[in-house]
Model confidence (mean pLDDT): 79 of 100.
Glycine riboswitch aptamer from Sandarakinorhabdus sp., 99 nucleotides, folded computationally.

RNA sequence: GGUGUCAGCGCGGGAGAGUGCGGGGGGAUGCAAAUCGCCCUGCCGCCGAAGGAGCAAGGGCCCCUCCAAUCUCUCAGGCACCAGGACCGCGCUGGCGUA
Numbered sequence: 001g002g003u004g005u006c007a008g009c010g011c012g013g014g015a016g017a018g019u020g021c022g023g024g025g026g027g028a029u030g031c032a033a034a035u036c037g038c039c040c041u042g043c044c045g046c047c048g049a050a051g052g053a054g055c056a057a058g059g060g061c062c063c064c065u066c067c068a069a070u071c072u073c074u075c076a077g078g079c080a081c082c083a084g085g086a087c088c089g090c091g092c093u094g095g096c097g098u099a
Base pairs, nucleotide, nucleotide: 002098003097004096005095006094007093008092009091010090011089012088013087018044020043021042022041023040024039025038027036028035029034045079046078047077051075052073053072054071058067059066
């Protein structure tokens, strides 16, 4: 240097479901009336792809208090845009293997 795998970082891709109805606070514009963002919070409805939990095909040659899905739950999280996002691709770095 090649190659397998894991982790970190960078770049690109990346779904679903509420711009729901109230309460409170503060801000901007404005003479005022009023309008428009922001934060906290209650209720109702909904989503699954951070994390978590459950069943389990299967795997670890056999066993176990082992591992294990994008399935299930919806605790957490989320429901305009933005952001986040499992997962996928590429690059760099490092760990552990390999001929």